[in-house]
RNA sequence: GAAGGCUGGAUGACCGCGGUGCCAGCAAUGGUGUCGAGGAAAGUCCGGACUCCAAAAAGUAACGGUGCCGGGUAAUGCCCGGGCGGGGUGACCCGACGGAGAGCGCCACAGAAAACAGACCGCCCCGGCAACAUUGCGCUGCAUUGCGCCGGGGUAAGGGUGAAACGGUGGGGUAAGAGCCCACCGCGCCGCUGGCAACAGGGGCGGCACGGCAAGCCCCACCGGGAGCAAUGCCAAAUAGGGACCGCGCGCCGCGAGGCGGGGCCGCUUUUGCCCCAGCAGGUCCGGGUUGGCAGCUAAAGCCCGCGCUGCAAGGUGCGGGUCAGAUGAAUGGUCAUCCAACCCCGGAUUUCGGUCCGGGGGGGACAAAAUCCGGCUUACAGGCUUUC
Repeated sequence: GAAGGCUGGAUGACCGCGGUGCCAGCAAUGGUGUCGAGGAAAGUCCGGACUCCAAAAAGUAACGGUGCCGGGUAAUGCCCGGGCGGGGUGACCCGACGGAGAGCGCCACAGAAAACAGACCGCCCCGGCAACAUUGCGCUGCAUUGCGCCGGGGUAAGGGUGAAACGGUGGGGUAAGAGCCCACCGCGCCGCUGGCAACAGGGGCGGCACGGCAAGCCCCACCGGGAGCAAUGCCAAAUAGGGACCGCGCGCCGCGAGGCGGGGCCGCUUUUGCCCCAGCAGGUCCGGGUUGGCAGCUAAAGCCCGCGCUGCAAGGUGCGGGUCAGAUGAAUGGUCAUCCAACCCCGGAUUUCGGUCCGGGGGGGACAAAAUCCGGCUUACAGGCUUUC
């Protein structure tokens, strides 16, 4: 320095609370025993159990979620192992990690040019112009070379702009250059080896160009009904057995029972089931009463402790033991005393000069509270102990 685990004040006295067992009591209540806030109870971000819509099953639209491979789990966006990519000297950490030839869209500014793009500065070749310089000659001129300017052509190697410039490095070649050619790398296609796989490695062929963004819309694969304990159920009580609107069909057979048919119950469809057929089942809106009590409510896919087997692990499995809050304006608290952790000061001893130990004084302990329950993730956290790298 990194990755984990545990703990997160202790003791005593007094007073005060809630659940529950027992005892007393008609009851109110009293006595006594016992239990009584977290690792995150937070966030309300995920996944479930459970309840209702609704009695189900299958399919499907819209919408939403996830996104490398394999495994775990009741399940997940979680956990474990692995692969690839990135960060770090490293132990380790992070990943919004399917598809860019299905389509659409975007890449500002700068720059010549931002996807079959393109010449700003340059480099090269040809022609022309004027002066100067070098050299030569047939010497007041001609020719050659160099510098400068203009025009035409070639170029994308060098420089510039930018987050990014249409493969990279080196060599050959060229008038100068360019995969133009070659070697290696990269890329594409084909196949081989290892691996369940994601992938990794090697080989052959091919000069091969058309970049990025999907944390833009989208496409693909997989998953998902909705709402939630203020769910929901029961009792008591009270009111306005309230009002308005929609409601295709109102049919056929039968003496009758009934049947067919029609309508309705989940976004849609099918099958089954149930309700209704007259102002019905059902649907929409407005308004009134009830704010009381009980259940749900706490033993579970659970949690804690120990042992065995199995698996790299997450986990799985078997045995044994256990004392596990249930409030409802919301219990688990208050006071006093003592001890003590971090930290600070003073003194002494020792020292490998980092520190360690002893004594005295001061000091005062983080984040923070159940509300249906559980499994995760994320965030906050003074201090102490400990394992591994």
The prediction has a mean pLDDT of 76.
The RNA shown here (Bacterial RNase P class A) has 389 nucleotides and comes from uncultured Sulfitobacter sp.
The sequence is in RNAcentral, with records from MGnify.